[in-house]
Context: one part of a larger RNA
Molecule: small-subunit ribosomal RNA, central domain
Organism: uncultured bacterium
RNA sequence: CUGGGUGUAAAGGGAGCGUAGACGGCGAGACAAGUCUGGAGUGAAAUGCCGGGGCUCAACCCCGGAGCUGCUCUGGAAACUGCCUUGCUUGAGUGCCGGAGAGGUAAGCGGAAUUCCUAGUGUAGCGGUGAAAUGCGUAGAUAUUAGGAGGAACACCAGUGGCGAAGGCGGCUUGCUGGACGGCAACUGACGUUGAGGCUCGAAGGCGUGGGGAGCAAACAGGAUUAGAUACCCUGGUAGUCCACGCGGUAAACGAUGAGUGCUAGGUGUCUGUGGGCAAAGCCCAUAGGUGCCGCCGCAAACGCAUUAAGCACUCCACCUGUGGAGUACGGCCGCAAGGUUGAAACUC
Numbered sequence: 001c002u003g004g005g006u007g008u009a010a011a012g013g014g015a016g017c018g019u020a021g022a023c024g025g026c027g028a029g030a031c032a033a034g035u036c037u038g039g040a041g042u043g044a045a046a047u048g049c050c051g052g053g054g055c056u057c058a059a060c061c062c063c064g065g066a067g068c069u070g071c072u073c074u075g076g077a078a079a080c081u082g083c084c085u086u087g088c089u090u091g092a093g094u095g096c097c098g099g100a101g102a103g104g105u106a107a108g109c110g111g112a113a114u115u116c117c118u119a120g121u122g123u124a125g126c127g128g129u130g131a132a133a134u135g136c137g138u139a140g141a142u143a144u145u146a147g148g149a150g151g152a153a154c155a156c157c158a159g160u161g162g163c164g165a166a167g168g169c170g171g172c173u174u175g176c177u178g179g180a181c182g183g184c185a186a187c188u189g190a191c192g193u194u195g196a197g198g199c200u201c202g203a204a205g206g207c208g209u210g211g212g213g214a215g216c217a218a219a220c221a222g223g224a225u226u227a228g229a230u231a232c233c234c235u236g237g238u239a240g241u242c243c244a245c246g247c248g249g250u251a252a253a254c255g256a257u258g259a260g261u262g263c264u265a266g267g268u269g270u271c272u273g274u275g276g277g278c279a280a281a282g283c284c285c286a287u288a289g290g291u292g293c294c295g296c297c298g299c300a301a302a303c304g305c306a307u308u309a310a311g312c313a314c315u316c317c318a319c320c321u322g323u324g325g326a327g328u329a330c331g332g333c334c335g336c337a338a339g340g341u342u343g344a345a346a347c348u349c
Base pairs, nucleotide, nucleotide: 003321004320005319006318007303008302012317014201015200016199017198021194022193023192025088026087027086028085029084031082033081034080035077036076037075038074039073040072041071042070049065050064051063052062053061054060091191092188093187094186095184096183097182098181103177104176105175106174107173108172109171110154115149116148117147118146119145120144121143125136126135162169163168206247207246208245209244210243211242215241216240220236221235222234223233258316259315260314261313262312263311266294267293268292269291270290271289272288273287274286275285276284277283278282298305299304322349324347331342332341333340334339
């Protein structure tokens, strides 16, 4: 390389959009590049193969044959691929009518709680722990009442419930806005699938500039614990956490399961539509799309998966190829930096 693989053994890219490319529905006609078939030319000799022969055998050598799987020219076939023309509607999309949703974004608003400030009541403790101490408090704390300030997060509803491509999204209202789904079958007529590069998005932490800072809290300080305790526990506490703009681009970015299509027993729960039935608070039947559980066939090393496949097939992309060295070094690219990405070898078992 081939092959075999990628839920957990090595292996699915964090996610999307999409370029080249690869692959591609049903019917008719044309062409003949691929394809199939006939003929001609060429395909040197030696080598190799088959048969025979010569050195005592063999190696070696000689003779004959087939072959030289190829290339060129030419006659023909038209199923399949291709290409051209034409048509179709089931794939795909558009339209119309609907309802669901923490989908996104911007602005405004609300209540509970924590902390702080002011004032009142009130007096000796509060706090914290396994027990304590540091800490706070007679300059009046804790508790309680009233008023005020400010920031962050939104109890209940809340649900293996919903939405989103993923990351993720949860108080209320409004503006703008994306997608999915159901019903109808009016329109387009294969417009599709995947997608190397590329572009965009991308939790937390981190970085830059400027704001903000209630609570929490790396670092740090103190108190404990301990043989020690650079920890676990306690009292404090700064970055940060929040906002705006920019950068960064990682993760157990997980369903550890790439995307698409078709096919292959069922049962049960739930969410959102639609149609139908019934004595309609409701229940039942059918159907479409999600989301769970259980379970045949089949698959699997087993665990388990099982119409949301890890089954049966096809298309395209990504990735794996013994352990350590190592996601390291070097180089390239990117970044303000931190670092990211691409990514070895010696050696080793």